Model confidence (mean pLDDT): 80 of 100. This is a predicted structure of a 74-nucleotide RNA (transfer RNA) from Cyanobacteria bacterium REEB494. The same sequence occurs in records of 2 taxa. Rfam family: tRNA. Its family is annotated with triplet codon-amino acid adaptor activity in the Gene Ontology.
[in-house]
RNA sequence: GCUUCCAUAACUCAAUCGGAUAGAGUAACAGAUUUCUAAUCUGUAAGUUGCAGGUUCGAUUCCUGCUGGAAGCG
Numbered sequence: 001g002c003u004u005c006c007a008u009a010a011c012u013c014a015a016u017c018g019g020a021u022a023g024a025g026u027a028a029c030a031g032a033u034u035u036c037u038a039a040u041c042u043g044u045a046a047g048u049u050g051c052a053g054g055u056u057c058g059a060u061u062c063c064u065g066c067u068g069g070a071a072g073c074g
Stems, first nucleotide, its partner, number of pairs: 001073007010026004019057001028044005050066005
């Protein structure tokens, strides 16, 4: 330099050909239980879906560029 793949909550991951309020587990916080802690149960909050554009009635999903990461080729 070229090719391919990945980027979604604090962390690990889902999201059916583009369709209506983007979910789960862990962690955090609050409550129940317990003499206290742990464990268990219930609830709550936490997201500009890497960034900027485009297509579309509608984009996490499709297209373009950029950024970061991984692998391969030279």